[in-house]
RNA sequence: AUCUUAUCCAGAGUGGCUGAGGGAAUAGGCCCUGCGACGCCACAGCAACCGGUCCGUCCCCGAUGGAUGCUGGUGCUUCUUCCUACCCGGCUGGCCCGGGAGAGAUAAGAU
Numbered sequence: 001a002u003c004u005u006a007u008c009c010a011g012a013g014u015g016g017c018u019g020a021g022g023g024a025a026u027a028g029g030c031c032c033u034g035c036g037a038c039g040c041c042a043c044a045g046c047a048a049c050c051g052g053u054c055c056g057u058c059c060c061c062g063a064u065g066g067a068u069g070c071u072g073g074u075g076c077u078u079c080u081u082c083c084u085a086c087c088c089g090g091c092u093g094g095c096c097c098g099g100g101a102g103a104g105a106u107a108a109g110a111u
Base pairs, nucleotide, nucleotide: 001111002110003109004108005107006106007105008104013043014042015041016040017039021032022031023030026085027084028083029082044077045076046075048074049073050072051070052068053067054066055065056064057063058062081103086100087099088098089097090096
């Protein structure tokens, strides 16, 4: 980098450095931002997946359900993946409501 599977309406900030934009892509909105955003570092926190531990079940050296932040591996800590744009359905037709896809992010496995 590619593929597969799962999840994405919850949760979680302080300080230091820097100094202008940032929120994946394109567009329209909306939001954050010199009361310092974004990024980096430190410490802290959250608990999504893997792992650990405990309990239960089973076809029992494994699988599976629940619980638990627990020296761990990643991740995450503004706004639903910030919203919409593509398809389908609905209707009190208001670019409204619902579902799906696509794309994205994260984890695990494989190539």
The RNA shown here (SAM riboswitch aptamer (S box leader)) has 111 nucleotides and comes from a Planctomycetota bacterium. Its mean pLDDT, the model's own confidence on a scale to 100, is 83.